c-di-GMP-I riboswitch aptamer from an Acidobacteriota bacterium, 112 nucleotides, folded computationally.

RNA sequence: UGCUGACAAAGGCAAACCCGUCGAAAGACGGCGACGCAAAGCUUCGAGACUAAAGUCCACGAACUGAGCCACAGGCGAAGUGUCCGCGGACCACGUCAGUCGGGCUGCCAAC
Repeated sequence: UGCUGACAAAGGCAAACCCGUCGAAAGACGGCGACGCAAAGCUUCGAGACUAAAGUCCACGAACUGAGCCACAGGCGAAGUGUCCGCGGACCACGUCAGUCGGGCUGCCAAC
C1' cells in the first nucleotide's frame, strides 16, 4: 500500500418503544433503551423512498350577482362568478431519509 474480517483485543455507534423539544408534515435533536452495525463515521454527486408548508389546478361552502316565484316592510330561488375567506382533492421539493442502494472523502484493530 492492497485485500480480507476471527469465538482476538481496545474501544465505538445505537433500531423499535416510551418521554421532552423543534417542525405543517416527513423527520431532526436530547433522554431512555439495544434491533442491529467493520464504516450504522462524513458527504445529497447518481438512483430510490417519504412528506407537501408554499405554489398551480379542480370541487364544494361562505360571499357576491341574480332570471324568476310567492301569501310582497319580507321570503324563496334556477343560474353565474369563484377575486378575498374556509374546507377537501390532484400535481409538485426549494423539505427529509447517509440505518434504502451506488459513488466520493476519511478512519481503529488484526490476519494475509
Description: It was read from a public genome assembly, where an Rfam model found it. Its Rfam family is "c-di-GMP-I riboswitch aptamer". Rfam describes the family as follows. GEMM was predicted in a large-scale screen for bacterial structured RNA regulatory elements.